[in-house]
Context: one part of a larger RNA
RNA sequence: UUGGGUUUAAAGGGUCCGCAGGCGGAUCAGUAAGUCAGAGGUGAAAGUUUGCAGCUCAACUGUAAAAUUGCCUUUGAUACUGCUGGUCUUGAGUUACGAUGAAGUGGCUGGAAUAUGUGGUGUAGCGGUGAAAUGCAUAGAUAUCACAUAGAACACCGAUUGCGAAGGCAGGUCACUAAUCGCCAACUGACGCUGAUGGACGAAAGCGUGGGGAGCGAACGGGAUUAGAUACCCCGGUAGUCCACGCCGUAAACGAUGGACACUAGCUGUUGGGCCUCUGGUUCAGUGGCUAAGCGAAAGUGAUAAGUGUCCCACCUGGGGAGUACGUCGGCAACGAUGAAACUC
Numbered sequence: 001u002u003g004g005g006u007u008u009a010a011a012g013g014g015u016c017c018g019c020a021g022g023c024g025g026a027u028c029a030g031u032a033a034g035u036c037a038g039a040g041g042u043g044a045a046a047g048u049u050u051g052c053a054g055c056u057c058a059a060c061u062g063u064a065a066a067a068u069u070g071c072c073u074u075u076g077a078u079a080c081u082g083c084u085g086g087u088c089u090u091g092a093g094u095u096a097c098g099a100u101g102a103a104g105u106g107g108c109u110g111g112a113a114u115a116u117g118u119g120g121u122g123u124a125g126c127g128g129u130g131a132a133a134u135g136c137a138u139a140g141a142u143a144u145c146a147c148a149u150a151g152a153a154c155a156c157c158g159a160u161u162g163c164g165a166a167g168g169c170a171g172g173u174c175a176c177u178a179a180u181c182g183c184c185a186a187c188u189g190a191c192g193c194u195g196a197u198g199g200a201c202g203a204a205a206g207c208g209u210g211g212g213g214a215g216c217g218a219a220c221g222g223g224a225u226u227a228g229a230u231a232c233c234c235c236g237g238u239a240g241u242c243c244a245c246g247c248c249g250u251a252a253a254c255g256a257u258g259g260a261c262a263c264u265a266g267c268u269g270u271u272g273g274g275c276c277u278c279u280g281g282u283u284c285a286g287u288g289g290c291u292a293a294g295c296g297a298a299a300g301u302g303a304u305a306a307g308u309g310u311c312c313c314a315c316c317u318g319g320g321g322a323g324u325a326c327g328u329c330g331g332c333a334a335c336g337a338u339g340a341a342a343c344u345c
Base pairs, nucleotide, nucleotide: 004316005315006314007299008298012313014201015200016199017198021194022193023192025088026087027086028085029084030083031082033081034080035077036076037075038074039073040072041071042070048066049065050064051063052062053061054060091191092188093187094186095185097182098181099180100179103177104176105175106174107173108172109171110154114150115149116148117147118146119145120144121143125136126135162169163168206247207246208245209244210243211242215241216240220236221235222234223233258312259311260310261309262308263307266290267289268288269287270286271285272284273283274282275281276280294301295300318345319344320343327338328337329336330335
């Protein structure tokens, strides 16, 4: 390289959009580029293969044929692919009607809890732990009542629930925006799938500027534990966590399972719709459990496939060295992306 693979052995890009490219529904006609067939030309010789022959054999040599899988010209064929033109509706989409949800953005707003402050009651402890101590408290704490202020998060509902491309999304309400599903009818008429490069989004932590700061809490201080204890436990506590704007661009970004389409037994829950003969049945779209065949090294998977096929992309090729070095690109930085070799087993 061919091949074989990618849930767990190496391997699916974090997710989506999308230029080029690759691939692409039914039918009719034309064309004849690909494709197929015939003919002609060319494809030097040597070499190669086969037959025969010559050196006593062989190597070697001669001779004939084949091969030279290619290219060019020409004459035909037209199933498939392409191209051109027409038609179609089932793929895709649009409109109407109905429905759904923690989908997004911005505003307004609610109660519980916590903390703090002020005042009242009240007196000697409180707190914390395995046990303690540090800590707080007669300058009146803890407890309790009233009022005020602040920030953050939203108990119950709440669920193998729902929504979103993924990350993710949960008090209530309003406005704006987007999506999905069902349905019968109308419309467009292949407008589709995938997608290198590219673009957008992308948890947490971290960074910049300005706010905010209740609780929690890296770092740090103290108390314990211990042989030690740079920890686990306790008392404090700064960054941070929160908001606005701008960066970063990574995660066990996981279903460790790329996307699309078609096909292939069932049983049983559940969410949102439709229909019916309505304690139920059926159907569409999701979301779970169990299983047949099949697949799989097995665990398992099994219509939400890891089954049977087609198309496109990404990735893998022994362990370590190493996601390192060097270079380049990005970034304020932290660092990220790309990504070796020597050597060694």

Source information
Model confidence (mean pLDDT): 89 of 100. Small-subunit ribosomal RNA, central domain from Robiginitalea sediminis, 345 nucleotides, folded computationally. Rfam family: Bacterial small subunit ribosomal RNA.